The RNA shown here (Bacterial RNase P class A) has 330 nucleotides and comes from a soil metagenome.
The coordinates come from a structure-prediction model, not an experiment, and the mean pLDDT is 78.
RNAcentral holds the sequence, with entries from MGnify.
It matches the Rfam family "Bacterial RNase P class A". It is annotated as a ribozyme.
[in-house]
């Protein structure tokens, strides 16, 4: 900083899935936690629900390029920053859209700004040198700050000063070369200087529908419904047809508890050699590798060592993070 591995080997009992056999007790085969099974963070598969199409709002991300099913991951690579170096860190679009905001110190912090200093003039004091007071001029010097409106040298000047020059640097426009791009680089002009902050609102650009396997689907006691047939009955009615009640019976369909599926062959793992720097891809070939639902994965004995750490599945993947004795490799 990349990787790996995390007690080994033999017995014997003990649970759990599955397959076989059984005289139903049991017996045999076989399999049986992680690299993080954890946080439950991003992101997706998969279920139900919603949803014309656009737009607003809101919320996510942010340099380019690729990979992925997809991400806020991962490879590469640019810029910046840090080391002697390997190498490490970086939310890094946009400040000429527009509003906003800089604690402390400091004179001054955004149409810059005279505390000290340096000049000038006037006044007073003093023999002079000079002090002191007002009144400018001054950003070269000094303090102060995260940050003080380019730097270096000349030339000016009263004393300064991009006030002007001539090189740097920076800027903005144009153009040329390298690259796929970020982006590096060279050259012309131009006017001489444009500060920071977007992890404040903001703006561009792309992305986003909610809920989660306690989803969901399926059998179905109970439970309440519907249709249909109906003995004896009772009701209207003199009677008949007929219409209505009607226990019981047949059927349907809904469903609670409960049972089952979902759920264990996959964006699977292992070796190849192949493109690709790389993540990763596709080709060949082998393999099958927990699946509970009070919810398995333990334990003891024997030899060895370096004396054994964080932790333990509950829909499943891919990531990120966090934990973590010790060993190996490069």
């Nucleotide at each position: 900083c990349g990787a790996u591995c995390g007690g080994a080997c033999a017995g014997c009992c003990g649970c759990g899935g599955c397959g076989g056999c059984u005289u139903c007790g049991g017996c045999c085969g076989u399999c049986g936690a992680g690299g993080a099974a954890a946080g439950u963070c991003g992101g997706g598969a998969c279920a139900c629900c919603g949803a014309a199409g656009g737009g607003c709002a809101g919320g996510g991300u942010g340099c380019c390029g690729g990979g992925u099913a997809a991400c806020g991951c991962c490879c590469g690579g640019a810029c910046g920053g840090g080391g002697a170096a390997a190498c490490c860190c970086g939310a890094u679009g946009g400040a000429u859209a527009g509003c906003g905001c800089a604690a402390c110190a400091g004179a001054a912090a955004g149409c810059a700004a005279a505390c000290c200093g340096c000049c000038g003039c006037u006044c007073g004091c003093a023999u002079c040198a000079g002090c002191g007071a007002g009144c400018g001029g001054u950003a070269a010097g000094g303090g102060u700050g995260a940050a003080a409106c380019g730097g270096u040298g000349g030339a000016g000047u009263a004393a300064g000063a991009g006030c002007c020059c001539a090189c740097c640097a920076g800027c903005a426009u144009c153009c040329g070369c390298a690259g796929a791009g970020a982006u590096g680089u060279g050259g012309a002009u131009g006017g001489c200087u444009a500060g920071g902050c977007a992890a404040g609102c903001c703006c561009c650009a792309c992305c986003c529908g909610g809920u989660g396997c306690a989803a969901c689907g399926u059998c179905a006691a109970a439970c309440a419904g519907g249709a249909g047939c109906g003995a004896u009955g009772a009701c209207g009615c003199g009677g008949c047809c007929c219409g209505c009640c009607g226990a019981g019976c047949u059927c349907c369909a809904g469903g609670u508890a409960g049972g089952c599926g979902g759920c264990a062959a996959g964006a699977g793992c292992c070796g190849g050699a192949c493109g690709g720097c790389a993540a990763c891809g596709g080709c060949c070939g082998g393999c099958c590798c927990a699946g509970a639902u009070g919810g398995a994965u333990g334990g003891c004995u024997g030899u060895c060592c370096a004396c054994g750490a964080c932790a333990g599945a509950a829909u499943c993947c891919c990531g990120c993070u966090u934990a973590c004795a010790g060993a190996u490799c490069g």